[in-house]
RNA sequence: GACAAAGGCAAAACCGGCGAAAGCCGGCGACGCAAAGCUACGAGGCUGUCGUCUGCGUGCCCCUCCGCGCAGGCCAUGCUAGUCGGGCCGCCGAA
Numbered sequence: 001g002a003c004a005a006a007g008g009c010a011a012a013a014c015c016g017g018c019g020a021a022a023g024c025c026g027g028c029g030a031c032g033c034a035a036a037g038c039u040a041c042g043a044g045g046c047u048g049u050c051g052u053c054u055g056c057g058u059g060c061c062c063c064u065c066c067g068c069g070c071a072g073g074c075c076a077u078g079c080u081a082g083u084c085g086g087g088c089c090g091c092c093g094a095a
Base pairs, nucleotide, nucleotide: 001092008033009032014027015026016025017024018023031082037088038087039086041085042084043083044080045079046078051074052073053072054071055070056069057068058067059066
């Protein structure tokens, strides 16, 4: 894939759990889905614990260094397959 049938998945919200977060798992629930099955390989998106840089504050009489605290920038090793591409696999069925 046929305005067919069978069977399938399950967004948001809510509840419980895990996680720093993004998000994930289970329940409930259906917005949708013909691969909304699997896979982070490529691109994109999300998050920013740790790390790093900057600023401010603070500790030692002072400065540097260093430590600590707060704020901000950067960062994926985290996440996303229901953003797209690639790879792998597969149910049903006429003309």
A computed fold for a 95-nucleotide RNA from a soil metagenome, annotated as c-di-GMP-I riboswitch aptamer. Its Rfam family is "c-di-GMP-I riboswitch aptamer". About the family: GEMM was predicted in a large-scale screen for bacterial structured RNA regulatory elements. Rfam links the family to the GO term cyclic-di-GMP binding. The sequence is in RNAcentral, with records from MGnify.